[in-house]
Context: one part of a larger RNA
RNA sequence: UUGUGUUGAAGGAACUCGGCAAAAUCGCCCCGUAACUUCGGGAGAAGGGGUAACCUAAGGUUGACACUUAAUCGGGGACAGCGACUGUUUAAUAAAAACACAGGUCUCUGCAAAUUUUAGAAAAGAAGUAUAGAGACUGACGCCUGCCCAGUGCUGCAAGGUUAAAGUAAUAAGUUUUGGCUUAGAACUGAAAUCCCAGUAAACGGCGGCUGUAACUCUGACGGUCCUAAGGUAGCGAAAUUCCUUGGCAUUUAAUUGGUGUCCUGCAUGAAUGGCGUAACGACUGUCCCACUGUCUCCAAUGCAAUCUCA
Numbered sequence: 001u002u003g004u005g006u007u008g009a010a011g012g013a014a015c016u017c018g019g020c021a022a023a024a025u026c027g028c029c030c031c032g033u034a035a036c037u038u039c040g041g042g043a044g045a046a047g048g049g050g051u052a053a054c055c056u057a058a059g060g061u062u063g064a065c066a067c068u069u070a071a072u073c074g075g076g077g078a079c080a081g082c083g084a085c086u087g088u089u090u091a092a093u094a095a096a097a098a099c100a101c102a103g104g105u106c107u108c109u110g111c112a113a114a115u116u117u118u119a120g121a122a123a124a125g126a127a128g129u130a131u132a133g134a135g136a137c138u139g140a141c142g143c144c145u146g147c148c149c150a151g152u153g154c155u156g157c158a159a160g161g162u163u164a165a166a167g168u169a170a171u172a173a174g175u176u177u178u179g180g181c182u183u184a185g186a187a188c189u190g191a192a193a194u195c196c197c198a199g200u201a202a203a204c205g206g207c208g209g210c211u212g213u214a215a216c217u218c219u220g221a222c223g224g225u226c227c228u229a230a231g232g233u234a235g236c237g238a239a240a241u242u243c244c245u246u247g248g249c250a251u252u253u254a255a256u257u258g259g260u261g262u263c264c265u266g267c268a269u270g271a272a273u274g275g276c277g278u279a280a281c282g283a284c285u286g287u288c289c290c291a292c293u294g295u296c297u298c299c300a301a302u303g304c305a306a307u308c309u310c311a
Base pairs, nucleotide, nucleotide: 001306002305003304004303005302006301007300008299010297011296014295019292027051028050029049030048031047036041038140052062053061054060055059063067075290076289077288078287079286080285081284082282083281087099088098103138104137105136106135107134108133109132115124116123117122141277142276143275144274146207147206148205151204152203153200154199155198156197160195161194166189167188168187171184172183173182174181175180208226209225210224211223212222235269236266247263248262249261250260251259252258
């Protein structure tokens, strides 16, 4: 000096991106246990006491006045975000808020099913039959899920327009010995598709400007006008979304670009691309408090293993 342990005055997170690491807690018995809640939980909540040996009916005695004596062996609490949960994942830098999930919805499918593999035969679906099978989206539960079918898509449509090969065919040209042969061809018949028409958003998606107005001022319930398929409803909101921004106010601190609550001026929230809540759960993310400590103020001593130097 490196690695790995042990101990430490006073302070106790002042360290740091961040209590990372370490310390502390820890077994068993008894008492006691909040908000909230889907009434199951939360909960080992929190917090407090006991714990050895011996004699005992009660209760005492003794020791080291340290007794789960070693080892083993939960730190706890409060608030918020996300995801309901147990589970799954980038074998070897990511375990998560990503995936899955039970539940919800839509679409297709009547059985020689739809869908899928395949050149085909055939097979899966299924030795199943719409309470079934396939595809797509959402993601427990609770309260809900607004408006728009103009565009794109899908579905429907015995009318109509357009339209291929093909069929019919007026007529014309060439040739020719009368027959005929060859070529061109108006017009008519003629499928799907497409146009037209209608439906459909838990299909892909979308969901506005300008301007006047109330007896202080401000604001604008109210009015006018332009455009649109329709102009964002309920909720939530400086948010995992807020640029300006360290927004304003309150709270937390001596001091806070942090956290929480509230406001709404939403650059650019918003309803199964789900919206908002939510008990329980989480090696998830942010903030605070108690306990605890060499993380730090500020370093020191020491065990073991090794490197280096000297003898």
Large-subunit ribosomal RNA, domain IV from Proboscia inermis, 311 nucleotides, folded computationally. NCBI's taxonomy places the organism under Eukaryota, Sar, Bacillariophyta, Probosciaceae, Proboscia. The prediction has a mean pLDDT of 85. It matches the Rfam family "Bacterial large subunit ribosomal RNA".